[in-house]
RNA sequence: GACUCAUGACGAGUGGUCGAGGGACUGGCCCUGUGACGCCACGGCAACCGAUUGAUUUCAGGUAUCAAUGUCAGGUGCCAAAUCCAGCUUGGGCGCCAUUAGCCCGGGAAAAAUGAGAA
Numbered sequence: 001g002a003c004u005c006a007u008g009a010c011g012a013g014u015g016g017u018c019g020a021g022g023g024a025c026u027g028g029c030c031c032u033g034u035g036a037c038g039c040c041a042c043g044g045c046a047a048c049c050g051a052u053u054g055a056u057u058u059c060a061g062g063u064a065u066c067a068a069u070g071u072c073a074g075g076u077g078c079c080a081a082a083u084c085c086a087g088c089u090u091g092g093g094c095g096c097c098a099u100u101a102g103c104c105c106g107g108g109a110a111a112a113a114u115g116a117g118a119a
Base pairs, nucleotide, nucleotide: 003117004116005115006114007113013042014041015040016039017038021031022030023029025087026086027085028084043079044078045077047076048075049074050072051071052070053067054066055065056064083111088108089107090106091105092104093103094102
């Protein structure tokens, strides 16, 4: 880097430093010299892995399920806005109905991100 599986309308800040862009891409819409983004220190959140308590199941153990989000915070991750919204496809509604646009509410995908895995 590629592949497989899973997840996402919840949650989570202070200080220092840097100095102009940033939110993956495109179109929107936002954040940002009242200093964003990045980096550092401390702090926090709890998605996955891990550890662990109780209950159910069992002869027992293990697995699995439940406990409003069980608990911990060891490994990653994360700490503006629903993955900020949309993009492809499909169902319904409004509307248009010579103009075939537009808007709203759902489903399924794609893409990106994160975790785990095996090679």
The RNA shown here (SAM riboswitch aptamer (S box leader)) has 119 nucleotides and comes from a bacterium. It was read from a public genome assembly, where an Rfam model found it. The coordinates come from a structure-prediction model, not an experiment, and the mean pLDDT is 79.